This is a predicted structure of a 74-nucleotide RNA (transfer RNA) from Desulfobacca acetoxidans DSM 11109. Its Rfam family is "tRNA". By type it is a transfer RNA. The RNAcentral record of the sequence draws on Rfam. The coordinates come from a structure-prediction model, not an experiment, and the mean pLDDT is 80.
[in-house]
RNA sequence: GGGCGAUUAGCUCAGGUGGAUAGAGCGUUGGUCUCCGGAACCAAAGGCCGGGUGUUCGAGUCACCCAUCGCCCG
Numbered sequence: 001g002g003g004c005g006a007u008u009a010g011c012u013c014a015g016g017u018g019g020a021u022a023g024a025g026c027g028u029u030g031g032u033c034u035c036c037g038g039a040a041c042c043a044a045a046g047g048c049c050g051g052g053u054g055u056u057c058g059a060g061u062c063a064c065c066c067a068u069c070g071c072c073c074g
Stems, first nucleotide, its partner, number of pairs: 001073007010026004019057001028044005050066005
């Protein structure tokens, strides 16, 4: 330098062929229970989806540029 992949909640990840309020597990917080704690059960908070531009009536999902990380080629 070239190619491919990843980038969504604190962490690990889902999100079919673009559409209706963006989800799960773990964790966190509160509650129930308990002598206390844990476990279990109930509930809640937490992300506008790496940054930007574009296409579209509409983008996490398509296109392009940039950034970071990983792998391969030279």